A computed fold for a 97-nucleotide RNA from a Nitrospirota bacterium, annotated as Bacterial small signal recognition particle RNA. Its Rfam family is "Bacterial small signal recognition particle RNA". On this family, see Rosenblad et al., Nucleic Acids Res 2003: "SRPDB: Signal Recognition Particle Database". Rfam classes the family as a non-coding RNA gene. Taxonomically the source falls in Nitrospirota (Bacteria, Pseudomonadati). RNAcentral holds the sequence, with entries from ENA. Of the family's consensus pairs, 93% are formed in the model. Model confidence (mean pLDDT): 77 of 100.
[in-house]
RNA sequence: GUCAGGCGGCGCCGCGGCGGGGCCCUGCGAACCGGGUCAGGUCCUGGCGGAAGCAGCCCUAAGCAGACCGUCCCGGGUGCGGUGUCCGCCUGGCCAG
Numbered sequence: 001g002u003c004a005g006g007c008g009g010c011g012c013c014g015c016g017g018c019g020g021g022g023c024c025c026u027g028c029g030a031a032c033c034g035g036g037u038c039a040g041g042u043c044c045u046g047g048c049g050g051a052a053g054c055a056g057c058c059c060u061a062a063g064c065a066g067a068c069c070g071u072c073c074c075g076g077g078u079g080c081g082g083u084g085u086c087c088g089c090c091u092g093g094c095c096a097g
Base pairs, nucleotide, nucleotide: 001094002093003092004091005090006089007088008087009086010084011083012082013081014080015079016078018075019074020073021072022071023070025066026065027064028063034059035058036057037056042051043050044049
C1' cells in the first nucleotide's frame, strides 16, 4: 500500500418501546344574539285555520373534562436488526521498500 474479518462512531432504513399532538370514544356544554319541538300566553282571521315565539324538553358548535382501545402525525442522551464510494481502532493474509 492492498484485501478480508472484527469492534466502536456517525448517517439512513425497518420493527418495537417511551413521550407529545390530532381524529375516534364518553360526559358536560349557547339566559337573547345556534338548531329542532314549541304547553301557556301573544298576533292575524268572519270562520276553518295560520304566524312569530318565551319557559320546558331534545340536539349540537366553539370549548371544557375524562378515557385510553384503535388510528394518523411528530420527537429522542430509546432497544433490536439491516445497510453505507463515511470516520477511527484492532487482527490476519498478500505486495513493495